[in-house]
RNA sequence: CAGAGUAGCUUAAGGUGCGUUAAGUGUUGCGGGAUGGGAUGUUGCCCGCAAACGAAAGAAGAAAUUCUGCGGUACCUUUUGCGCGUCCGUUG
Numbered sequence: 001c002a003g004a005g006u007a008g009c010u011u012a013a014g015g016u017g018c019g020u021u022a023a024g025u026g027u028u029g030c031g032g033g034a035u036g037g038g039a040u041g042u043u044g045c046c047c048g049c050a051a052a053c054g055a056a057a058g059a060a061g062a063a064a065u066u067c068u069g070c071g072g073u074a075c076c077u078u079u080u081g082c083g084c085g086u087c088c089g090u091u092g
Stems, first nucleotide, its partner, number of pairs: 001092003008082002012078006018071003027051007037088005057068004
């Protein structure tokens, strides 16, 4: 001097679910946690609480329920793209 190496986020497809009597998703505030091999760290990520905002339902049925949709919906598999600031370490 150059590189390797993570968590995670994300695209697409498939599968299994949840909600549609409104949770979830997204936003703001507060608290906490994890985050290349080690330490440290946030304006990125995740979790909890609170607040504000907000929706596509329809058919059959006595209801449970079933089916078709809808939700910037959850998880899993594969896949696409992105992917550490400082110091030390590591490879050349």
A computed fold for a 92-nucleotide RNA from a chicken gut metagenome, annotated as THF (Tetrahydrofolate) riboswitch aptamer. Model confidence (mean pLDDT): 79 of 100. The sequence is in RNAcentral, with records from MGnify. Of the family's consensus pairs, 94% are formed in the model.